[in-house]
RNA sequence: GGGUGUAUAGCUCAGUUGGUAAAGCAUCGGGCUUUUAACUUAAUGGUCGCAGGUUCAAAACCUGCUAUACCCA
Numbered sequence: 001g002g003g004u005g006u007a008u009a010g011c012u013c014a015g016u017u018g019g020u021a022a023a024g025c026a027u028c029g030g031g032c033u034u035u036u037a038a039c040u041u042a043a044u045g046g047u048c049g050c051a052g053g054u055u056c057a058a059a060a061c062c063u064g065c066u067a068u069a070c071c072c073a
Base pairs, nucleotide, nucleotide: 001072002071003070004069005068006067007066010025011024012023019056027043029041030040031039049065050064051063052062053061
């Protein structure tokens, strides 16, 4: 220098035909227990890496950029 993949909640990640983003763990409250743990129930938490474009509508499509992993030279 060329190419491929990845970027979504504190962490691990789903979301594949474009239609208002889901789960597990963690955190906090309640129940249970003498207490803790375990169990159970509810809640909190996301400008979907950044900036544009297309569209009535973009996490998903297009362009550029950033970070990171890998391949070729």
This is a predicted structure of a 73-nucleotide RNA (transfer RNA) from Beta vulgaris subsp. vulgaris. Its mean pLDDT, the model's own confidence on a scale to 100, is 81. NCBI's taxonomy places the organism under Eukaryota, Streptophytina, Euphyllophyta, Gunneridae, Beta vulgaris. Its Rfam family is "tRNA". The sequence is in RNAcentral, with records from Rfam.